[in-house]
Context: one part of a larger RNA
RNA sequence: UGACGGGGGCCCGCACAAGCGGUGGAGCAUGUAGUUUAAUUCGAUGCAAAGCGAAGAACCUUACCAGAGCUUGACAUGCCGCGAACCCUCUUGAAAAAGAGGGGUUCUUUCGGGAACGCGGACACAAGUGGUGCAUGGCUAUCAUCAGCUCGUGUUGUAAGAUGUUGGGUUAAGUCCCGCAAUGAGUGCAACCCUCGUGUUUAGUUGCCAUCGUUGAGUUUGGAACCUUGAACAGACUGCUAGUGAUAAGUCGGAGGAAGGUGAGGAUGACGUCAAGUCAUCAUGCCCCUUAUGCCCUGGACGACACACGUGUUACAAUGGCCGGGGCAAAGGGUCGCAAUCCCGCGAGGGUGAGCUAACCCCAAAAACCGGUCCUCAGUUUGGAUUGCAGGCUGCAACUCUCUUACAUGAAGCCAGAAUCGCUAGUAAUCGCCGGUCAGCCAUACGGCGGUGAAUCUGUUCCCGAGCCUUGUACA
Numbered sequence: 001u002g003a004c005g006g007g008g009g010c011c012c013g014c015a016c017a018a019g020c021g022g023u024g025g026a027g028c029a030u031g032u033a034g035u036u037u038a039a040u041u042c043g044a045u046g047c048a049a050a051g052c053g054a055a056g057a058a059c060c061u062u063a064c065c066a067g068a069g070c071u072u073g074a075c076a077u078g079c080c081g082c083g084a085a086c087c088c089u090c091u092u093g094a095a096a097a098a099g100a101g102g103g104g105u106u107c108u109u110u111c112g113g114g115a116a117c118g119c120g121g122a123c124a125c126a127a128g129u130g131g132u133g134c135a136u137g138g139c140u141a142u143c144a145u146c147a148g149c150u151c152g153u154g155u156u157g158u159a160a161g162a163u164g165u166u167g168g169g170u171u172a173a174g175u176c177c178c179g180c181a182a183u184g185a186g187u188g189c190a191a192c193c194c195u196c197g198u199g200u201u202u203a204g205u206u207g208c209c210a211u212c213g214u215u216g217a218g219u220u221u222g223g224a225a226c227c228u229u230g231a232a233c234a235g236a237c238u239g240c241u242a243g244u245g246a247u248a249a250g251u252c253g254g255a256g257g258a259a260g261g262u263g264a265g266g267a268u269g270a271c272g273u274c275a276a277g278u279c280a281u282c283a284u285g286c287c288c289c290u291u292a293u294g295c296c297c298u299g300g301a302c303g304a305c306a307c308a309c310g311u312g313u314u315a316c317a318a319u320g321g322c323c324g325g326g327g328c329a330a331a332g333g334g335u336c337g338c339a340a341u342c343c344c345g346c347g348a349g350g351g352u353g354a355g356c357u358a359a360c361c362c363c364a365a366a367a368a369c370c371g372g373u374c375c376u377c378a379g380u381u382u383g384g385a386u387u388g389c390a391g392g393c394u395g396c397a398a399c400u401c402u403c404u405u406a407c408a409u410g411a412a413g414c415c416a417g418a419a420u421c422g423c424u425a426g427u428a429a430u431c432g433c434c435g436g437u438c439a440g441c442c443a444u445a446c447g448g449c450g451g452u453g454a455a456u457c458u459g460u461u462c463c464c465g466a467g468c469c470u471u472g473u474a475c476a
Stems, first nucleotide, its partner, number of pairs: 001476002003473003007470004012465002015460002019423005026314007034305002042053002064300004069295002073125001077124002079121005086103007106115003128288001130287003136283002138278003143272001148187006154163003167178003193266004198234007208223003237260001240254002243251002303442001320375002323372001325370002332363003337356002342351003382413001387408002390405003429452007
């Protein structure tokens, strides 16, 4: 100087308390461990691994296993020879591939050849998701959006170092003010960026309003007020004001205002810590393999199942379930696509195929909600697992191993032990909608969007984790 303390002081955080809803009990989905297996590919392991890499494993993916094959190789550059490339048919085969037959003659040229492509050959080499993340780059998590981390000059100390950065106030903040052997500066903080919330100006089509007309879709004419969509500005700064404070920084009330003291949310992550994670995104040193640890193919596996753990979802019901009516979103996606309408089917779906490269057409039905009928506290008109049978879609292919529909079946579960998690406002809770990946989908995941919409906290004793000062130390 740090680190540590069941030392002290100050202060903060959904850290506790006060509340609301969960997990832990049940079924299922999914990931992990373990076990099993020819293989169950690999990585991630307290917080900070475990619906994680994976924004989608039937083949492919795929790295694993079995079998069948190849050895200048699936891919790159260089050399030589032959042939354009390429297409079709047959045989063997699970396919990869091998064999046979036929068709076909590109572009350019100084007519030697050259270009592209294919086949064969010899070597240099290719190839490796093989090892080492404890050799590395890059990227990332975490402490932590915590308020810290440092430097120049000066001063001081024999030196390591100290001072500045401590003190008195204050702040979300090393934020600002005052004081001071310090005086300045850098990096973080804040601001500058994006979205939302208010207004003005400007621009009106496919959007808006009025009109004509209609069952409805649509369409005619007019308008720029409103809504809305872009663009450009304004607006918030403790600016004004009463207290308080040291006349400061500020703080506490008030006014005006759409918004008030950081307006709300996002992006933004200092010096460093963890030899943290990743050699399987990529790049890369060294080591290893080279008729194989490389490459191609078929089938299988990654989906196994006594069990344990994590994350979710559906419930256990009457604040509910079922049936038929009524009404209200936002944000997205669409031409290898979204598909209206009409017809068929109980339905999934099938046929038809208008319109739309989209403020125009479509996906599209929003659901909780409102009012009405039945059910009346039961393992039930709760709950939907599981199983049988009959269908549908995608795809070369649905047995291992997709999704979905109808009928039948109707398991556990009656609110959950010890323990434990999230959340302070348009938040929690609850309700549906959309997207990416994608032929299809194991999505209950992930990322967004809106609808309805609470309770509690005016406290810091305690648990946990940070920050500053101080103290002790046989630790570095």

Model confidence (mean pLDDT): 83 of 100. Small-subunit ribosomal RNA, 3' major domain from Gynochthodes officinalis, 476 nucleotides, folded computationally. Its Rfam family is "Bacterial small subunit ribosomal RNA". The full RNA is in RNAcentral, with records from SILVA.